This is a predicted structure of a 720-nucleotide part of an RNA (large-subunit ribosomal RNA, domain II) from an Actinomycetota bacterium. Model confidence (mean pLDDT): 84 of 100. The RNAcentral record of the full RNA draws on ENA. The source organism's lineage runs through Bacteria, Bacillati and Actinomycetota.
Context: one part of a larger RNA
RNA sequence: GCCGGCGAGUUAGCGGUGUGCGGCGAGGUUAACCGAUCUCGGGAAGCCGGAGCGAAAGCGAGUCCUAAUCGGGCGCACAGUCGCACGCCCUAGACCCGAAGCCGGGUGAUCUACCCAUGGGCAGGCUGAAGCGAGGGUAAGACCUCGUGAAGGGCCGAACCCACCAGGGUUGAAAACCUGGGGGAUGACCUGUGGGUAGGGGUGAAAGGCCAAUCAAACCCGGUGAUAGCUGGUUCUCCCCGAAAUGCCUUUAGGGGCAGCCUCGGGCGUUCAGCAUCGGAGGUAGAGCACUGAUUGGGUGAGGGGGCCCACAAGCUUACCGACCUCAGUCAAACUCCGAAUGCCGAUGCUCCAGAGCCCGGGAGUGAGGCUGCGGGGGCUAAGCUCCGUAGCCGAGAGGGAAACAACCCAGAUCGCCAGCUAAGGCCCCGAAAUCCGUGCUAAGUGGAGAAGGAUGUGGGAUUGCCGAGACAACCAGGAGGUUGGCUUAGAAGCAGCCACCCUUGAAAGAGUGCGUAACAGCUCACUGGUCAAGUGGUCCUGCGCCGACGAUGUAGCGGGGCUCAAGCACGGUGCCGAAGCUGCGGGAUCCUUCAGAUGGCUCGGCGUGCGCGGGAGGCCGCGUACGUCCAGGCCGAGGGAUCGGUAGGGGAGCGUUCUCACGCGAGUGAAGCGGCGGGGUAACCCAGCGGUGGACGCGUGAGAAGUGAGAAUGCCGGC
Numbered sequence: 001g002c003c004g005g006c007g008a009g010u011u012a013g014c015g016g017u018g019u020g021c022g023g024c025g026a027g028g029u030u031a032a033c034c035g036a037u038c039u040c041g042g043g044a045a046g047c048c049g050g051a052g053c054g055a056a057a058g059c060g061a062g063u064c065c066u067a068a069u070c071g072g073g074c075g076c077a078c079a080g081u082c083g084c085a086c087g088c089c090c091u092a093g094a095c096c097c098g099a100a101g102c103c104g105g106g107u108g109a110u111c112u113a114c115c116c117a118u119g120g121g122c123a124g125g126c127u128g129a130a131g132c133g134a135g136g137g138u139a140a141g142a143c144c145u146c147g148u149g150a151a152g153g154g155c156c157g158a159a160c161c162c163a164c165c166a167g168g169g170u171u172g173a174a175a176a177c178c179u180g181g182g183g184g185a186u187g188a189c190c191u192g193u194g195g196g197u198a199g200g201g202g203u204g205a206a207a208g209g210c211c212a213a214u215c216a217a218a219c220c221c222g223g224u225g226a227u228a229g230c231u232g233g234u235u236c237u238c239c240c241c242g243a244a245a246u247g248c249c250u251u252u253a254g255g256g257g258c259a260g261c262c263u264c265g266g267g268c269g270u271u272c273a274g275c276a277u278c279g280g281a282g283g284u285a286g287a288g289c290a291c292u293g294a295u296u297g298g299g300u301g302a303g304g305g306g307g308c309c310c311a312c313a314a315g316c317u318u319a320c321c322g323a324c325c326u327c328a329g330u331c332a333a334a335c336u337c338c339g340a341a342u343g344c345c346g347a348u349g350c351u352c353c354a355g356a357g358c359c360c361g362g363g364a365g366u367g368a369g370g371c372u373g374c375g376g377g378g379g380c381u382a383a384g385c386u387c388c389g390u391a392g393c394c395g396a397g398a399g400g401g402a403a404a405c406a407a408c409c410c411a412g413a414u415c416g417c418c419a420g421c422u423a424a425g426g427c428c429c430c431g432a433a434a435u436c437c438g439u440g441c442u443a444a445g446u447g448g449a450g451a452a453g454g455a456u457g458u459g460g461g462a463u464u465g466c467c468g469a470g471a472c473a474a475c476c477a478g479g480a481g482g483u484u485g486g487c488u489u490a491g492a493a494g495c496a497g498c499c500a501c502c503c504u505u506g507a508a509a510g511a512g513u514g515c516g517u518a519a520c521a522g523c524u525c526a527c528u529g530g531u532c533a534a535g536u537g538g539u540c541c542u543g544c545g546c547c548g549a550c551g552a553u554g555u556a557g558c559g560g561g562g563c564u565c566a567a568g569c570a571c572g573g574u575g576c577c578g579a580a581g582c583u584g585c586g587g588g589a590u591c592c593u594u595c596a597g598a599u600g601g602c603u604c605g606g607c608g609u610g611c612g613c614g615g616g617a618g619g620c621c622g623c624g625u626a627c628g629u630c631c632a633g634g635c636c637g638a639g640g641g642a643u644c645g646g647u648a649g650g651g652g653a654g655c656g657u658u659c660u661c662a663c664g665c666g667a668g669u670g671a672a673g674c675g676g677c678g679g680g681g682u683a684a685c686c687c688a689g690c691g692g693u694g695g696a697c698g699c700g701u702g703a704g705a706a707g708u709g710a711g712a713a714u715g716c717c718g719g720c
Base pairs, nucleotide, nucleotide: 001720002719003718004717005716006715011092012091013090015089016088017087018086019085020084021083022082023081024080027048028047029046033042034041035040052059053058062074063073064072065071095233096232098230102223103222104221105220106219107218113197114196115195116194117193118192119191120190121189122187124156125155126154127152131148132147133146134145135144136143160184161183162182164181165180166179167178168177199215201211202210203209236654237653238652239651240650241649246259247258248257249256250255260366261365262363263362264361265360266359267358268357271356273351274350275349276348277347278346279345280344286338287336288335292332293331294330296328297327298326299325303321304320305318306317307316308315369394370393371392372391373390374389375388376387377386378385399410400409401408414587415586416585417584419583420582421581425577426576427575428561429560430559434574436573437572438571439570440569441568447563453547454546457544458543459542460541461540462539463538464537465536466535474531475530476529477528478527480504481503482502485499486498487497510525514523515522588644589643590642591641592640593639594638595637600636601635602634603633605630606629607628608627609626610625611624612623613622614621615620655709657706658705659704660703661702662701663700664699665698666697673693674692676690677689678687679686680685
């Protein structure tokens, strides 16, 4: 990992509450227990209901508050109770598995820590303290030398002890090792044996270390199914409806309570919603400056500053500041003289019958939301950001489009069909449908990313200058004189800079447009004539393009191929393709409605008759059964309409398993089970028939009771 088996809402309470069915009914019902062995009889203690109000005394269809006959609160009309089944709740382990832990009683010092007692071990080598002896030395010493001597948590280094470094090992040879180096090695040394200290305790040259591969409180058993607002898991089918991720509060924030939203039952019966009309409240968008503030420039100018004058007071002046006023121009969520569109409330009418609305009750889930558009706050007019509002969608939504792509565009999947029409989006090929029609634009593969900014790209429009008295461009020629203007300067001559910018000749020519020189010179322009010949400049608006444009595996910013009067862009047009949308045909389900309840059947019940049984002397009564009949209820029908995506979740109807009871069946002439062929049903599932295996039980109908359905829980056990 697979396969098989096991594996999770149970049980209890004279509990609570609701629903369904049944009994009795102003009543209902027994419990323990007894008789007895009978789903029977007895047993009235008790419980619920039949009256409430008040804290109570108490009063009572009333009562309490109160001085109150005021008012108000709670009551007085409306049937209950017992049982069975089911939903939910409470108390219990309460759907199942899961802690880390807490406490109690015990077991451990054969590992390890420390201690006690008693034993054992340390090759070899080196060094040479004190003391002592001799000699020297001294007044005597101290002291010196030599010798002797054998001290030391002394030195080197095996055994032994340790574990610092590296490599290996890392599903190991090994749950701590191997190899090579390394440290200690007469000591606070190592070690054998026996003994001691025990769990909030020991021991510890101290790391929270060690106390049997376990230690910030050992291990075993027990309390124990501790608790777990947490994680995981929770087993057959079909049908109907179908959420929430919000508000308030919460030692609350991943949990809850109440409300909201879903479902089921009952009640009301159009009250809902949409639209039209009418009537309302309001201060948003916008706008405005009348208020509150902000704000640019001008005018006027109180007041202030500076200057002059000055003993004081006063005066004069100012290109400084400047309130108010005024002209022009602005800004505001917390400004408003104004002020919509929507939305909201109410009324009337119309439309509408929709899983509309409201009320009461049973059951929930949800209370982490997300994206997109629009209106905003926060942020950076950042975020696949965050917080509100509003709408849609995803969530819980499949299908078509967007290459791929929860949320975007189209569109809401009951089932079947080798039928049709459309939506978004498409129609050259991949790839269904136009190489469709008309008129333009684009030359950039723009299309098929991108800004500020830049540009004789090109199309359209508007306006304006010059122009056959000859424009624009090109070519030929002129472009002069006073004068090197004045100043400045070393120089300044059109051309460093400052000032001025005149006059003359002339067709025209600046006291000079640029290049140039040290300064001149030189070239050139403005301006003019000629040649030529018909258009040539400027500005603005606008369509489509150009540059701006650099990245890492390989084109890689059309899905690809490929596309240029297009297969690009704009406008107009005609067709077609295209979905689970719509239609057609057929089937099913749910709800509503109409019809018949004509017809018939089944069932509960009433009545009658026959029969059987029991009781009774008998009339008769009770039970069972068969037939007939009757009303109401339930189930089975036909037509029409609407509906049938779905997570949490609510409701409904079923399938299957084991056992029990009743009735009816099968079976050694072969049960169940397991294979094969074959068949049926909307599903869970079921099976006529044939045949194999198997070798003893099994099935149908009705009812009852559950250890009742497996794919997931790092599930448990087994097998491979």